[in-house]
Fluoride riboswitch aptamer (crcB RNA motif) from an Anaerolineae bacterium, 62 nucleotides, folded computationally. It was read from a public genome assembly, where an Rfam model found it. Lineage of the source: Bacteria > Bacillati > Chloroflexota > Anaerolineae. Its mean pLDDT, the model's own confidence on a scale to 100, is 77.
Order: sequence, then C1' cells, then structure tokens
RNA sequence: CAUACUCAAGGCGAUGGAGUCCGCCUCAACUGCCUGCGUAGGCUGAUGACUCCUAGUUGGCG
Repeated sequence: CAUACUCAAGGCGAUGGAGUCCGCCUCAACUGCCUGCGUAGGCUGAUGACUCCUAGUUGGCG
C1' cells in the first nucleotide's frame, strides 16, 4: 500500500413524519409492476410489516 474478515458506528428497504419489529448494505444497500422494437402505453401503494399522524383520492352524512 492492497485484499479479505470482524467489531463499532452509520445508512437503506418505489413520494412525508413517529414508534416497534424484520431484512439488507459498508460507497454499497435503494431507485415498483405489466405490455412492448421503443424515447410509447397501462396499473397498485404515502408501510419492508404493524400502529398512529399528515397530505391526497373515492363514497355517504351534517
């Protein structure tokens, strides 16, 4: 100096925030799905999972 492993700490899990749990990553993890030649078209969801808040959409009542 390079590589590998471990630990600590940190980060990430298709659009916001919080708590708990789970998984992943060490400059990577992550950046949804379907059709399609494609630069085109269509579809679901604020969650990785659960609960709550906020925003949005639909229906009803006041």